A computed fold for a 75-nucleotide RNA from Nitrosomonas sp., annotated as c-di-GMP-I riboswitch aptamer. Its Rfam family is "c-di-GMP-I riboswitch aptamer". Rfam's curators write: GEMM was predicted in a large-scale screen for bacterial structured RNA regulatory elements. Of the family's consensus pairs, 94% are formed in the model. Lineage of the source: Bacteria > Pseudomonadota > Nitrosomonadales > Nitrosomonadaceae > Nitrosomonas.

């Protein structure tokens, strides 16, 4: 430094649902909760799904892919 791999160690995140708050919606954020997750960290490049639909756009990385990053082991 490279692919691998979650057994162990130490840890992360945090899906549904509820509350409150943002948004025309999809959905987003802040609590409280955990199905589940070895990248479920980051990026909308390419595809797919939602939204909206005349166009312009916007959501979803926990939809698949690509790309950059990373902690631990034993090769």
């Nucleotide at each position: 430094a490279u692919a691998u791999g979650a057994a162990a160690a130490a840890g992360g995140c945090a899906a549904a649902u509820c509350c409150a708050u943002c948004g025309g919606g999809a959905g987003g954020u802040g609590g409280a909760g955990a199905c589940g997750c070895a990248a479920a960290g980051c990026u909308u490049c390419c595809g797919g799904u939602c939204u909206a639909g005349a166009a312009c756009a916007g959501a979803u990385a926990g939809c698949g892919g690509g790309g950059c990053u990373g902690c631990c082991a034993g090769a």